[in-house]
RNA sequence: AGGCGCGUAGCUCAGAUGGUUAGAGCGCACGACUGAUAAUCGUGAGGUCGGCAGUUCGACUCUGCCCGUGCCUACCA
Numbered sequence: 001a002g003g004c005g006c007g008u009a010g011c012u013c014a015g016a017u018g019g020u021u022a023g024a025g026c027g028c029a030c031g032a033c034u035g036a037u038a039a040u041c042g043u044g045a046g047g048u049c050g051g052c053a054g055u056u057c058g059a060c061u062c063u064g065c066c067c068g069u070g071c072c073u074a075c076c077a
Stems, first nucleotide, its partner, number of pairs: 001073007010026004019057001028044005050066005
């Protein structure tokens, strides 16, 4: 330098062909239960879907550029 993949909640991840309300487990807060914990059960908070622009009636999803990261190739040595 080039190619391919990945980036979604605090963590690990899901989200067929664009379709209007973005979810799960764990964690966290509160409550129930207990003499008190743990476990269990219930409720809840938590997201610019990496960023900017474009296409479209409509974008997490498609396109371009950029950022970060992993792998491969090339170059230098």